[in-house]
Context: one part of a larger RNA
RNA sequence: CUGGGCGUAAAGCGUCUAUAGGUGGUUUAAUAAGUCAACUGUUAAAUCUUGAGGCUCAACUUCAAAAUCGCAGUCGAAACUAUUAGACUAGAGUAUAGUAGAGGUAAAGGGAAUUUCCAGUGGAGCGGUGAAAUGCGUAGAUAUUGGAAAGAACACCGAUGGCGAAAGCACUUUACUGGGCUAUUACUAACACUCAGAGACGAAAGCUAGGGUAGCAAAUGGGAUUAGAUACCCCAGUAGUCCUAGCCGUAAACAAUGGAUACUAGAUGUUGAACAGAUCGACCUGUGCAGUAUCAAAGCUAACGCGUUAAGUAUCCCGCCUGGGAAGUAUGCUCGCAAGAGUGAAACUC
Numbered sequence: 001c002u003g004g005g006c007g008u009a010a011a012g013c014g015u016c017u018a019u020a021g022g023u024g025g026u027u028u029a030a031u032a033a034g035u036c037a038a039c040u041g042u043u044a045a046a047u048c049u050u051g052a053g054g055c056u057c058a059a060c061u062u063c064a065a066a067a068u069c070g071c072a073g074u075c076g077a078a079a080c081u082a083u084u085a086g087a088c089u090a091g092a093g094u095a096u097a098g099u100a101g102a103g104g105u106a107a108a109g110g111g112a113a114u115u116u117c118c119a120g121u122g123g124a125g126c127g128g129u130g131a132a133a134u135g136c137g138u139a140g141a142u143a144u145u146g147g148a149a150a151g152a153a154c155a156c157c158g159a160u161g162g163c164g165a166a167a168g169c170a171c172u173u174u175a176c177u178g179g180g181c182u183a184u185u186a187c188u189a190a191c192a193c194u195c196a197g198a199g200a201c202g203a204a205a206g207c208u209a210g211g212g213u214a215g216c217a218a219a220u221g222g223g224a225u226u227a228g229a230u231a232c233c234c235c236a237g238u239a240g241u242c243c244u245a246g247c248c249g250u251a252a253a254c255a256a257u258g259g260a261u262a263c264u265a266g267a268u269g270u271u272g273a274a275c276a277g278a279u280c281g282a283c284c285u286g287u288g289c290a291g292u293a294u295c296a297a298a299g300c301u302a303a304c305g306c307g308u309u310a311a312g313u314a315u316c317c318c319g320c321c322u323g324g325g326a327a328g329u330a331u332g333c334u335c336g337c338a339a340g341a342g343u344g345a346a347a348c349u350c
Base pairs, nucleotide, nucleotide: 004321005320006319007304008303012318014201015200016199017198021194022193023192025088026087027086028085029084030083031082033081034080035077036076038074039073040072041071042070049065050064051063052062053061054060091191092188093187094186095185096183097182098181099180103177104176105175106174107173108172109171110154114150115149116148117147118146119145120144121143125136126135162169163168206247207246208245209244210243211242215241216240220236221235222234223233258317259316260315261314262313263312266295267294268293269292270291271290272289274287275286276285277284299306300305323350324349325348332343333342334341335340
């Protein structure tokens, strides 16, 4: 290499869009490129194989036959693939009528809490801990009442619930806007699936510039603890956390499970819309879809477990793995302001 694999042993790109490429529904006709059959030529000799022969046998060797992936030509076949020309509707899409939703962007508004400030009451402690101390307080703190300001986050509802490609999304209202699901007929007529390279999005932290800063809080200072304590505990506290415009491009980015299609017992919840039954109506019962969960037959699995949302049975396409360490290191290249990211070895060693 072939092969075998990728939930947990090495291995699914963080997610999506999509080009080349690969693969592709039903049916009619034609063609004959692939495919298949026959024949011809070629495929040097030696070698290999088979049958005979020669050295006492064997190795070796002589003769004959066979074989010689393949290539080219001639003449045919037309099932499959392909191409061309038609047809179809079960895939896909469009239209129409509904419908659920923390899907996205922007603006406006709201209340509770926290902190600070101002004023009143009040008068000695408060705070913190295992215990304390640092700290705050007679220049009037803590507590309490009234008022003002600021920033950040949105209790209850709330759920095993919903939406989104993923990251993620939750106070309320408005504007703009993406996608899904259901039903009905109508329309287009394979327009599909996957996708190297490419492009877009991408938590937190971090970076650049300008704002903002209530609370929290790396760093840092102090108090404790301790043999020490660059920690755990306490008192403070700066970046940061927030906004705007850019960059970064990584996470146990996890369901550690790529996408699409088809098939293969059920049971029990729950969400959405539709239909049917019942009912005055709400509630309720059932059916077929689309999600989301729990259990489980067959089957699979090394086991754990998975089990119509498959890790079952199959097909197509992509990505990835090939003993441990050295090492996600070195080097080169690309990207980045930097931090670093992407790609990514070997010697040596067990």